This is a predicted structure of a 1391-nucleotide RNA (small-subunit ribosomal RNA) from an uncultured prokaryote. Model confidence (mean pLDDT): 85 of 100. Rfam family: Bacterial small subunit ribosomal RNA. RNAcentral holds the sequence, with entries from ENA.

RNA sequence: UGAACGUUGGCGGCGUGGAUUAGGCAUGCAAGUCGUGCGAGAAGUUUCCCUUCGGGAAAUGGACAGCGGCGAAAGGGAGAGUAAUACGUAGAAAUCUGCCCCCUGGUCUGGGAUAGCGUCGGGAAACUGGCGGUAAUACCGGAUAAAGUCUUCGGACCAAAGGUGAGAUUCCGCCGGGGGAUGAGUGUGCGUCCCAUUAGCUUGUUGGUAAGGUAACGGCUUACCAAGGCUACGAUGGGUAGGGGGCGUGAGAGCGUGACCCCCCACACGGGUACUGAGACACGGACCCGACUCCUACGGGAGGCAGCAGUAAGGAAUAUUGGACAAUGGGCGAAAGCCUGAUCCAGCCAUCCCGCGUGAAGGAUUAAGGCCCUACGGGUUGUAAACUUCUUUUGUAUGGGACGAAAAGAUGAGAUUUAUCUUGUUGUGACGGUACCAUACGAAUAAGCACCGGCUAACUCCGUGCCAGCAGCCGCGGUAAUACGGAGGGUGCAAGCGUUAUCCGGAAUUACUGGGUUUAAAGGGUGCGUAGGCGGCCAUGUAAGUCAGAGGUGAAAUGUCUCCGCUCAACGGAGGACUUGCCUUUGAUACUGUGUGGCUUGAAUUAGGCUGAGGUUAGCGGAAUGUGGCAUGUAGCGGUGAAAUGCAUAGAUAUGCCAUAGAACACCAAUUGCGAAGGCAGCUGACUAGACCUUGAUUGACGCUGAGGCACGAAAGCGUGGGGAGCGAACAGGAUUAGAUACCCUGGUAGUCCACGCCCUAAACGAUGCUCACUCGAUGUGUGAAUCGUAGAUUUGCGCAUCCAAGGGAAACCGUUAAGUAAGCCACCUGGGGAGUACGUUCGCAAGAAUGAAACUCAAAGGAAUUGACGGGGGUCCGCACAAGCGGUGGAGCAUGUGGUUUAAUUCGAUGAUACGCGAGGAACCUUACCUGGGCUCGAACGCUAUACGACCGAUCCUGAAAGGGAUCUUCUCUUCGGAACACGAAGCAAGGUGCUGCAUGGUUGUCGUCAGCUCGUGCCGUGAGGUGUUGGGUUAAGUCCCGCAACGAGCGCAACCCCUAUCCCUAGUUGCCAGCAAGUGAAGUUGGGGACUCUAGGGAGACUGCCGGCGCAAGCCGUGAGGAAGGUGGGGAUGACGUCAAAUCAUCAUGGCCUUUAUGCCCAGGGCUACACACGUGCUACAAUGGCGCAUACAGAGGGUAGCGAAGCCGCGAGGUGGAGCCAAUCCCAGAAAGCCCGUCCCAGUUCGGAUUGAAGUCUGGAACUCGACUUCAUGAAGGUGGAAUCGCUAGUAAUCGCGCAUCAGCCAUGGCGCGGUGAAUACGUUCCCGGACCUUGUACACACCGCCCGUCAAGCCAUGGAAGCCGGGAGUGCCUGAAGAUGGUGACU
Repeated sequence: UGAACGUUGGCGGCGUGGAUUAGGCAUGCAAGUCGUGCGAGAAGUUUCCCUUCGGGAAAUGGACAGCGGCGAAAGGGAGAGUAAUACGUAGAAAUCUGCCCCCUGGUCUGGGAUAGCGUCGGGAAACUGGCGGUAAUACCGGAUAAAGUCUUCGGACCAAAGGUGAGAUUCCGCCGGGGGAUGAGUGUGCGUCCCAUUAGCUUGUUGGUAAGGUAACGGCUUACCAAGGCUACGAUGGGUAGGGGGCGUGAGAGCGUGACCCCCCACACGGGUACUGAGACACGGACCCGACUCCUACGGGAGGCAGCAGUAAGGAAUAUUGGACAAUGGGCGAAAGCCUGAUCCAGCCAUCCCGCGUGAAGGAUUAAGGCCCUACGGGUUGUAAACUUCUUUUGUAUGGGACGAAAAGAUGAGAUUUAUCUUGUUGUGACGGUACCAUACGAAUAAGCACCGGCUAACUCCGUGCCAGCAGCCGCGGUAAUACGGAGGGUGCAAGCGUUAUCCGGAAUUACUGGGUUUAAAGGGUGCGUAGGCGGCCAUGUAAGUCAGAGGUGAAAUGUCUCCGCUCAACGGAGGACUUGCCUUUGAUACUGUGUGGCUUGAAUUAGGCUGAGGUUAGCGGAAUGUGGCAUGUAGCGGUGAAAUGCAUAGAUAUGCCAUAGAACACCAAUUGCGAAGGCAGCUGACUAGACCUUGAUUGACGCUGAGGCACGAAAGCGUGGGGAGCGAACAGGAUUAGAUACCCUGGUAGUCCACGCCCUAAACGAUGCUCACUCGAUGUGUGAAUCGUAGAUUUGCGCAUCCAAGGGAAACCGUUAAGUAAGCCACCUGGGGAGUACGUUCGCAAGAAUGAAACUCAAAGGAAUUGACGGGGGUCCGCACAAGCGGUGGAGCAUGUGGUUUAAUUCGAUGAUACGCGAGGAACCUUACCUGGGCUCGAACGCUAUACGACCGAUCCUGAAAGGGAUCUUCUCUUCGGAACACGAAGCAAGGUGCUGCAUGGUUGUCGUCAGCUCGUGCCGUGAGGUGUUGGGUUAAGUCCCGCAACGAGCGCAACCCCUAUCCCUAGUUGCCAGCAAGUGAAGUUGGGGACUCUAGGGAGACUGCCGGCGCAAGCCGUGAGGAAGGUGGGGAUGACGUCAAAUCAUCAUGGCCUUUAUGCCCAGGGCUACACACGUGCUACAAUGGCGCAUACAGAGGGUAGCGAAGCCGCGAGGUGGAGCCAAUCCCAGAAAGCCCGUCCCAGUUCGGAUUGAAGUCUGGAACUCGACUUCAUGAAGGUGGAAUCGCUAGUAAUCGCGCAUCAGCCAUGGCGCGGUGAAUACGUUCCCGGACCUUGUACACACCGCCCGUCAAGCCAUGGAAGCCGGGAGUGCCUGAAGAUGGUGACU
């Protein structure tokens, strides 16, 4: 908002209500009236006059019709058409106007018809024909003619109607003329939508003369004459549309709109036409054509709701087939009155606006219930309810009861010029027994809708689990959703509330007010110039613009202000202001315009100079290259990253000489110069254009810009004819490559060159239009001029560049060559894509160019800058990163872990680096979480409540694999006598879960990385993100330190402080030690003793670039330096910044949520985690002589030990057994260290290497070694002869190699892990490369950050749009054919 939809709904007032099919309509009503214009006159009534009893006559009565008059052209409806024959506004003259008002004059005298009616017909009907007779305010003639019309100014011509009444100078009419009013017709200026992809239109067209026609002007029509008229200020054409007052919105300017009310227009089924009339080309008239519907006897007829109701259709959607003429208004009438779907009322609809109500006060145990929580309890719903008191609008009932009504008329009175006026009485209400008033009753009859993530007021729980769904935009939903659905609570509005649609606003987002164009969209490629726009100084005229005063108009309503009326308001009434506009008139003259006269500074001309790759044309030149000839000369040349194709013994390449061809002009050369731009480069001439400088003179605004237009316009391309050396699209070959229609190479056509003619585009760029004025400076350079003290300096012009102040800018940046401050003119822009595409048009030989959309689609596209990350970008630096070395892995056998497979189960986790001898520091049972089977259900364990019971414990037996089940025996404690403790049964609260989620978490951990980084405060810079500090120059292992610096400081990291170790000192001296002294043994610190030494374990010293030399500003670096046990962090450890990987772990533990509760919990037995075609990781042992074996022999450190270590002795080949001393440990034990060293043997073999596998016999642990333990002895004696591609560790007491110990543990699958000591190397030139990292810088379209982003094709589906044999329809133009009604004219008939 004229709304619709969803949902809900108490009342009243006031408005509104077919926006769609100007599609079709049943039925009723919407325009009649007048008997005071005319004739005629039904029914009925009366008279009882007549009667054939049917009736007739007279009177009254006045119906239905007819003639005639007025009205029907108003009122009412709807907006199809119409872009101007319309509308709005302001003027104008060549017009008409019924009824109404005023003035003036008249109203005399005749005539013939015709409806109705009667009669006879036709037809189904509608209707209609013949004959006969009749009236008028119907029609016609004559008379009169003031006025009027015409006129040659003499004159000519034109009228009428009566009615009423007892009567009247009554009243109503009629005719001619003039005036007024009202209404209508015509013409003019201005205003009035979109498309230029509509640019030309017009022949009655434009004008004239004459005639006709009209109420009137006019090409309105016709004839003739002329050739005009309109148009870029948008003609013509196309699309859309009734216009205005107003309405919505907006601060306004505007933008949108034209419902209701008012004015105008146009229309009345579609189209055409006239008639009548004052008025129509006529909504409820006529004729014709057409479509449709209906009736029909098939011959023919009837109709027009866009009047009021109503109907069906269509649609998202729009009401009663109501009452009344009481009021207002209209028609007719003398009037009474009649008619009036105009109007006034009522009905329906929350459709809009306005008002009212659904109660008010008190009331806390803050009830119950609901919902939430940290759940004992608290919060909230909530004073809300209940309850008490009060009120009664509304409602119900009863009673009263309007305003709107004034008149007209009738009747009475009065006044007056008789007309007429005033006044009393009477008289009329659809709405309606309605509004309103009174009384009674009683909280009684009355609340919903949307929303609650942000915008935007309002929050929690449950359900769901990228599903279902929400959504105006951003966006929610993938197991803790304030966003979905429900609930509780809340917020907003309220008889409504939401949604949808549309318009304005916000949007300065079309910018007139009020925007922009270097890089975001946007400056035309450049110039000349037409129209247009804009324009220097002085004087004067004019008064068009402009300004002021006055007058007219700008309808009413609306809006606005004041007052008033409905109880308020909505609504209505009165008055005011406004109506920003147009017209007329009077004045002003600064500015603009215009006329005239002048000026010189803008502009131009002239004179003298100077300058340049400016242009056109002719001639000339050398170098280089190619080709040809001759000569010298021999095997290659050429080319590339490397090659090959190619050329060459038929003599190439190379070299020399000669000849010839075409194209381009090295050096000079520049950050230079010239030109409007494109562009311009050897030298000389001719022709030609320009800029600049200097100072006189001349013209006197001649200027600036410039839509269209014209000209120029790189390269490529096109046409014709030449030319063609080199280069070189296409093409061919060779390479490269996965491919290589490319990059590289060898060739090579068009072309490149010239002449003439086209093309007309470029990142045609300064991505910056032209002109003019103004606004600090510095520097370089080209080219003029002036001055001076003249290798130069200063001043003054015009150019080309760089840097900066002010200022501007989003910033980058621009900054007198502006992107600053102003003015003028032009061009261009309005989100991205579609698309510079399609169609149309113009140009072009073509290629194509110019102009230039839409559908559809997205929520962005884009600019500048910032921080990161990244780069097969750059610079600097580091790390066992590479390199240099040593030893391994990858091959074998075995051990162990993993994947896979298998299985009833092979429990689970860890998966690039950062999983894989990892969780596990020890799976036969247990562990154990897995599987099978047997069992339990308050449960294997703990706590609490109340209840029942009195045992429990212990012992024995049966069954069973055990768990479990069952039976028998035995038997209490304390007490205040209530009970308590304890045990068991059943029940509740609570359990239990190695069930899920490490992407809900805590804690812990890995990794980047022991890498040198990560930040903060204040200040400063920047609109901001952010920067600075932290960058730079050095230096360091280090953001370590120094210097510099708009920074100055600080924190977490680095380093140091801590521990071990290396040297010394002090203190202490047992269980350790033993030099000296003594004792003593087979031997032995065994003993006395000692503190010297080793050692033990407390404390201290020491190392700091401190000293010297060199380099350096310093920090620091260098030195085979000195000193020192140790030297530049001495070695090792602990220590891990901000953070990254949603890294790992819910199975260590803890924990939110979810799941489970006779099971996913618990108990037990057995099995499994030990499987085995395979694959991988980590190791052990080897392959042997630097070795194996045998004999002999030497030297550690660090640990552990009472359910333990276990000595000596004895037995056993051995594992071990027996034994039991000693030891809670510097005392005893484990405990013999091994490599090493000495001697011997083996002699290069699958071996005296290697030990797998297997057989037998044993030992030990354990309840039990089958699945599935370790060890011993004897026997057996596999693969393996040093390991492909590839790959790992290590820079010194390190690698390599050798043994020892410990944790776990009954035992042990330990070759693992963690420690300990013994022996003990090689190499590092160096930083190009690989990997990882740090800092600075650069590019970026990346930010989940290169494992990023992103382009094209394609399956299927969907959206939009094309093509298609054709087919159907609509609109327009033009030509032609047929041609109604009607109009004009002619002729005939009639009068």